SAM riboswitch aptamer (S box leader) from Calditerricola satsumensis, 126 nucleotides, folded computationally.
Rfam family: SAM riboswitch aptamer (S box leader). Rfam's curators write: The SAM riboswitch is found upstream of a number of genes which code for proteins involved in methionine or cysteine biosynthesis in Gram-positive bacteria. The SAM riboswitch acts at the level of transcription termination control. The predicted structure consists of a complex stem-loop region followed by a single stem loop terminator region.

RNA sequence: CUCUUAUCGAGAGUGGCGGAGGGACUGGCCCGAUGAAGCCCGGCAACCCCUGCUUCCCCAUUCGGAAGCGGGAAGGUGCCAACUCCUGCAGAACGGCUGCGAAGGCGGCGUUCUGAGAGAUAAGAG
Numbered sequence: 001c002u003c004u005u006a007u008c009g010a011g012a013g014u015g016g017c018g019g020a021g022g023g024a025c026u027g028g029c030c031c032g033a034u035g036a037a038g039c040c041c042g043g044c045a046a047c048c049c050c051u052g053c054u055u056c057c058c059c060a061u062u063c064g065g066a067a068g069c070g071g072g073a074a075g076g077u078g079c080c081a082a083c084u085c086c087u088g089c090a091g092a093a094c095g096g097c098u099g100c101g102a103a104g105g106c107g108g109c110g111u112u113c114u115g116a117g118a119g120a121u122a123a124g125a126g
Stems, first nucleotide, its partner, number of pairs: 001126008013041001015040003021031003025088001027086002042080003046077003049072009084118001089115007097108004
C1' cells in the first nucleotide's frame, strides 16, 4: 500500500514544555493567545489480550467452541471539542417556502429518514 471482516450517538486533563495553527478532502460551520499542532505526563476502554458469570454446541467427563452480560488495564494498537462536527452520491416522506406549467405535474430549497460512497480504528491475509 491492497484485500476481507467488525465497529464508528458511549468514554477520557483547570497538568508541564511549546508557541500558530487545527477539525482527512470539498463546501460549510466551528475550535484556537482565556494558548492550535507537536512532545511529555495523565486519562479512557473500541479491538487484540487477561478474567468472572449465564445459556448453548461437542463430549461419558475433562478439554475445546459459540453467544450474551460484567470486570481488568500489566502488555500490542487506538483514542481523549462538536454524531465520523455537518455535507458530498442515490432514494423516500413532509412543507403557511420557491420557479415553470391551463392542469395532472416537473424542478429548486429546507427538515427528517434510508442506503451507498469517502474516511477512521482494530483484527486477519497478501

RNAcentral holds the sequence, with entries from Rfam.